The part of an RNA shown here (small-subunit ribosomal RNA, central domain) has 350 nucleotides and comes from a soil metagenome. The full RNA is in RNAcentral, with records from MGnify. Model confidence (mean pLDDT): 88 of 100.
Context: one part of a larger RNA
RNA sequence: UUGGGCGUAAAGCGUCCGCAGGUGGCCAACCAAGUCUGUCGUCAAAGACCGGGGCUUAACUCUGGAAAGGCGAUGGAAACUGGUAGGCUAGAGAGUGGUAGGGGCAGAGGGAAUUCCCGGUGUAGCGGUGAAAUGCGUAGAGAUCGGGAAGAACACCGGUGGCGAAGGCGCUCUGCUGGACCACAACUGACACUCAGGGACGAAAGCUAGGGGAGCGAAAGGGAUUAGAUACCCCUGUAGUCCUAGCCGUAAACGAUGGAUACUAGGUGUUGCCCGUAUCGACCCGGGCAGUGCCGGAGCUAACGCGUUAAGUAUCCCGCCUGGGGAGUACGCACGCAAGUGUGAAACUC
Numbered sequence: 001u002u003g004g005g006c007g008u009a010a011a012g013c014g015u016c017c018g019c020a021g022g023u024g025g026c027c028a029a030c031c032a033a034g035u036c037u038g039u040c041g042u043c044a045a046a047g048a049c050c051g052g053g054g055c056u057u058a059a060c061u062c063u064g065g066a067a068a069g070g071c072g073a074u075g076g077a078a079a080c081u082g083g084u085a086g087g088c089u090a091g092a093g094a095g096u097g098g099u100a101g102g103g104g105c106a107g108a109g110g111g112a113a114u115u116c117c118c119g120g121u122g123u124a125g126c127g128g129u130g131a132a133a134u135g136c137g138u139a140g141a142g143a144u145c146g147g148g149a150a151g152a153a154c155a156c157c158g159g160u161g162g163c164g165a166a167g168g169c170g171c172u173c174u175g176c177u178g179g180a181c182c183a184c185a186a187c188u189g190a191c192a193c194u195c196a197g198g199g200a201c202g203a204a205a206g207c208u209a210g211g212g213g214a215g216c217g218a219a220a221g222g223g224a225u226u227a228g229a230u231a232c233c234c235c236u237g238u239a240g241u242c243c244u245a246g247c248c249g250u251a252a253a254c255g256a257u258g259g260a261u262a263c264u265a266g267g268u269g270u271u272g273c274c275c276g277u278a279u280c281g282a283c284c285c286g287g288g289c290a291g292u293g294c295c296g297g298a299g300c301u302a303a304c305g306c307g308u309u310a311a312g313u314a315u316c317c318c319g320c321c322u323g324g325g326g327a328g329u330a331c332g333c334a335c336g337c338a339a340g341u342g343u344g345a346a347a348c349u350c
Stems, first nucleotide, its partner, number of pairs: 004321003007304002012318001014201004021194003025088003029084003033081002035077009049065006091191001092188002095184005103177007110154001114150008125136002162169002206247006215241002220236004258317006266295011299306002323350003332343004
């Protein structure tokens, strides 16, 4: 490079934005770069191909010829690609009016529970386990009542329910703010899709500085268990978990399934909006659009299964794979405070 692939066999970047690049809707006109075609030149000889001749034949050799193709020049065609100028509205965007929502950031407030502190009542146990012990308690624990403080998380509602690009988001109220959907359709007029490099966001853990620290709890200590027990169980408990500012940039970051568009049987549930029906209206019923589940046909698949939310049928763009181990290692480079991350081999071996 060609070919084949990427749900589970190796393989979809964690996610999005986006320059270059690649690709790109409908109509008519022109140009003729790509494309198609005619002619000319050239592509030495030898060799190859076709015809004929010479050695008895062949090999070998002599001679004549053609085709295909490449490049250049020139004439032509205009369907397609491209270019130029023009128009369109079905893509895309904007507008008007609505709607739902744990989307994000900031501020304020709330109750239940937990722990601790103070006081009352009260007495010998409490706690914990398979059973125990360490531990706590006559300096009055545990239980119970009242008061106070602190931090963290928000029961029920709650749902195969909602929102977000993903990570993720759940008490209430307020402010600021992003996106989506529906209806209308009179605005722009292809402004689109994808995206190497680049940029932004990115759970948990971890790191830096300052705060905070109730509960939980790596490490650590103790008690058990056990042959041992650097564990599982129990009693303590430091980092951390929380907040602010900054870093890290990774996950089974999963639907293990990249994005966009179009097409291709149905059945059933649910969320949001709209229309119709009805009696103004809610509900019900029927329909449309958008989302989200389950089942299932054709088709696909190695099977499992997927099946209008495709893993079906097609087009465009990107990423990635090429036997197992060595190894996501070494080296180099870049980034990082560090931890490490990104990129990423080979020898050797089976």